């Protein structure tokens, strides 16, 4: 010095579904309840930033479960997908110097 690791800051990327009840002309919308989840829209939150998945596509996909839903698994080391600076670092590698 590099790699790897830690943290901070800046910047950036991303999702918001399903059930029941009420209001309603209404399968629109709004409010409340329940389910899964980090998050189910107000958020100065949450998750993620090079990636075998933060998320999107395939997908109105396949199997299982459920009151119902990407709810679970498969697909999936698939195809896409957003990074700079500083800091720390046991080990490893390299370079230079000294004895």
């Nucleotide at each position: 010095a590099g790699u790897c690791u830690u943290g901070a800051c800046g910047c950036g990327g991303g999702g918001u579904g399903c059930u029941u009840c009420g209001c309603u002309a209404a399968c629109a919308g709004c409010g409340a309840u329940g389910c899964u989840g980090a998050g189910a829209u107000c958020a100065u939150a949450c998750c993620c930033g090079u990636a075998u998945a933060a998320c999107c596509u395939g997908a109105a996909c396949c199997a299982g479960a459920u009151a119902a839903u990407g709810c679970u698994g498969g697909c999936g080391u698939a195809g896409g997908g957003a990074u700079g600076u500083c800091u720390c670092u046991a080990g490893c590698u390299u370079u230079a110097g000294u004895c």
Predicted 3D model of a 99-nucleotide RNA (TPP riboswitch aptamer (THI element)) from Alcaligenaceae bacterium 429. Its mean pLDDT, the model's own confidence on a scale to 100, is 76. The source organism's lineage runs through Bacteria, Pseudomonadati, Pseudomonadota, Betaproteobacteria and Alcaligenaceae. The sequence is in RNAcentral, with records from Rfam.